[in-house]
Formats: sequence, C1' cells, structure tokens
RNA sequence: GACGAUAAAAGGCAAACCCGCCGCGAGGCGGGGGCGCAAAGCCAGGGGCCUCAGACGAGGAGGCGGCCCGGCUACCGAA
Repeated sequence: GACGAUAAAAGGCAAACCCGCCGCGAGGCGGGGGCGCAAAGCCAGGGGCCUCAGACGAGGAGGCGGCCCGGCUACCGAA
C1' cells in the first nucleotide's frame, strides 16, 4: 500500500400499537411511535406463508422482501 473485517463514530431504516386515507381482503400510503436491523437498501427469481370469490376439487388473481435462499449495489473502520 492492497484486500478483508469487528468495535467505535457519523448517520440510516423501522416492529407492535394509535390516527387518517385506499382496498372485498391479505395488505398498502402518510403522520406519530420504537421492537429491532450491518445492508431491515433494491429485485416477487425459488421455496414458504397469507388473502379473494367459490358447495368441493382443480385452476386463477392478489399480498408478505423485518420467514428462508438467491441476485445487484453500498457508508465508516481500530484490532
């Protein structure tokens, strides 16, 4: 010097819950809030879970990325 990388520092995101709006619903958006997160940044690609109508089955449509795997990118940096 390079690579890697924890602590620390600067910050970031944001659960449950409450209020308002949208939606048949899962859920989403905004505000408050803070359980937590080294990618809790992005992507429904795979698995899984959830919702819808429906007598059942098969099939279809939608949702969850903070359930797991995977892909892309990224701040600081002692030991």